This is a predicted structure of an 87-nucleotide RNA (c-di-GMP-I riboswitch aptamer) from a Gemmatimonadota bacterium. Of the family's consensus pairs, 100% are formed in the model.
[in-house]
RNA sequence: CGCUGCUCAGAGCAGAGCCGUCGAAAGGCGGUGACGCAGAGUCACGGGGCUACAGCGAGAACUCGCCAUGUCCGCCGGGCCGCCAGC
Numbered sequence: 001c002g003c004u005g006c007u008c009a010g011a012g013c014a015g016a017g018c019c020g021u022c023g024a025a026a027g028g029c030g031g032u033g034a035c036g037c038a039g040a041g042u043c044a045c046g047g048g049g050c051u052a053c054a055g056c057g058a059g060a061a062c063u064c065g066c067c068a069u070g071u072c073c074g075c076c077g078g079g080c081c082g083c084c085a086g087c
Stems, first nucleotide, its partner, number of pairs: 002087004012037002017032006035074001041080003045077003048072003055066004
């Protein structure tokens, strides 16, 4: 340096639910809690999922449809950085 995650060490993260909080929502953040994770570190770059305030359209109205500029990196791929071990 490359490949791999069978084995070792020390650590790390924290699903659902619940409480608080921000948000129109998806969802985020803090606490609690552990389902799991060898990148469950990071970047929305490609694909994909979710939401639809505003906007546009329809409608007598309730409302409905479209739409990402919003969101998810714990959906997949890719970029960057990184621990230990084996080969």